[in-house]
Context: one part of a larger RNA
């Protein structure tokens, strides 16, 4: 000087409490741990792994495993040779890989000997390859404490020196904000604020958007305006800037006016010095190691979906705040040309035919759903609940057995609100309700991202969990 203390002192934070809602029981999804297996690739391990790498394992991916192959090689770059191509169609043999054969098929230049470009073939040789090992040899990237308020130099002082001092004290703040004292003054890297997005208005603009008036229509249809809505460029607004009060004549808090918004407006982005040998050699890149007819490569089928058990994260649910039937409103925000696909017909659906339209504020995906308004069953394992299972038909795709995703009758398990414990929430927030997107040929209860409906509590800081300043003990470094 740290770090640690079931020492002290201030203080913060959904950290406790208050509130509302759930996890822990139940079926089912996934992810894991074990067991199993020819294989059940591999990685992630307290917070900070475990719907995680994986934004989508039939084949492929892919790295595992059983056969069956290859060896200058699936993929590079050069030297030699030999053909003249490559691509594409057919045929035989095989599961494929791969082998045999057939058809078709180059260029530039030339003294016609050849020479140069590309292409495939053959060997030989340097060499190619390796998701093998080592994240404790690394780069670089992300995670964590933590958007925490810290972190550190320089020159001056003190002190023998480790060091200190600034940076510590009184106040204040979200903040080492910011004012004041003071052997410190002066800065740096952070806080703030410059970025973006919402939440007001203006002022350009007015098609694909909008429609108050005047006509017209089933319809902003169409004429006609561009005021309104919107949209997308640029301004303007908020500064504790005005009043009053407490403060130290300071910072500054309290309350008000007036504003669309008030004291950081709300929400992103944006993580200091450094911690965790904390993660990642399997995104990549790389050191040393190891393999080299194989730990390289190719191709077929398997396995990564197993299954006495454990655990995490979910989505549906045990119902009347609700099911089930019929009418009838309101949305953002996206995505579309190998895609998106209207209308119209076919079918109980799922789809199926059909092709308009749009290179999108024009057109489609596209009915938003909860909501509300009738009707029905009335407290039951029930017209709750859907798992499971048979049946028949469907998309996609070379192929749905292992293994896909949806439909239709049928079939109706557990579940009657969850033990000890344990999460997440502080406002357009939780609850709850629907939509889109990205991966994707197909598959979503996972993730991202949008709107509708929208509460309750916070008296406080004793106590639990983590931090952050002083200080104080120490046989720790």
């Nucleotide at each position: 000087u740290g770090a640690c203390g079931g020492g002290g002192g201030c203080c913060c934070g959904c950290a406790c409490a208050a509130c509302c809602g759930g996890u822990g029981g139940a079926g089912c999804a996934u992810g894991u741990g074990g067991u199993u297996u020819a294989a059940u690739u591999c990685g992630a391990a307290g917070c900070a792994a475990c719907g995680c790498g994986a934004a989508g394992a039939a084949c492929c991916u892919u790295a595992c495993c059983a056969g069956g192959u290859c060896u200058u090689g699936a993929c590079a770059u050069c030297a030699c040779g030999c053909u003249g191509a490559c691509c594409g169609c057919c045929c035989u043999g095989g599961a494929g890989a791969c082998a045999g054969g057939g058809c078709u098929u180059u260029u530039c230049u030339u003294u016609c000997g050849g020479g140069g470009a590309c292409a495939g073939c053959g060997g030989u040789g340097a060499c190619a390859g390796c998701u093998g090992g080592u994240g404790c040899a690394u780069g670089g990237u992300g995670g964590u404490c933590g958007u925490c308020a810290g972190c550190u130099g320089g020159u001056g002082u003190c002190g023998u020196g480790a060091g200190a001092u600034g940076u510590u004290g009184g106040g204040u703040u979200a903040a080492g904000u910011c004012c004041u004292g003071c052997a410190a003054c002066g800065a740096g890297c952070g806080c703030a604020a410059c970025c973006c997005u919402u939440a007001a208005u203006c002022u350009u603009a007015g098609u694909u958007g909008c429609c108050a008036g005047c006509a017209u229509u089933c319809a902003g249809u169409u004429g006609g305006g561009c005021a309104c809505u919107c949209u997308a460029a640029g301004g303007u607004g908020a500064c504790u800037g005005c009043c009053g009060g407490u403060g130290a004549c300071a910072a500054a808090c309290c309350g008000g006016a007036g504003g669309a918004a008030g004291g950081u407006g709300g929400g992103g982005a944006g993580g200091a010095c450094g911690u965790c040998a904390a993660a990642u050699c399997a995104u990549c890149a790389u050191g040393c190691c190891c393999c080299u007819u194989a730990u390289g490569a190719c191709g077929u089928g398997g396995g990564g979906u197993a299954c006495a058990c454990a655990c995490g994260u979910g989505g549906u649910a045990c119902a009347a705040c609700g099911g089930a039937c019929g009418g009838u409103a309101c949305a953002a925000a996206g995505g579309g040309u190998u895609g998106c696909g209207a209308a119209c017909c076919c079918g109980c659906g799922a789809g199926g035919g059909g092709a308009a339209g749009a290179u999108a504020a024009u057109c489609c995906c596209a009915u938003a759903a909860a909501a509300c308004c009738g009707u029905u069953g009335u407290c039951a394992g029930u017209u709750c609940g859907g798992a499971u299972u048979g049946c028949a038909g469907g998309c996609u795709g070379c192929a749905a057995c292992u293994c896909u995703c949806g439909u239709g009758c049928a079939c109706g398990a557990a579940g009657c609100c969850g033990g000890a414990a344990u999460c997440g929430c502080u406002a357009g927030u939780a609850a709850u309700c629907g939509u889109g997107g990205a991966u994707c040929a197909g598959c979503a209860u996972g993730c991202c991202a949008c709107g509708g409906u929208g509460a309750a509590u916070a008296c406080g800081u004793u106590c639990c969990c983590g931090g952050g300043c002083c200080u104080u003990g120490u046989a720790c470094a």
Model confidence (mean pLDDT): 84 of 100.
Predicted 3D model of a 477-nucleotide part of an RNA (small-subunit ribosomal RNA, 3' major domain) from Planococcus sp. (in: firmicutes).
It matches the Rfam family "Bacterial small subunit ribosomal RNA".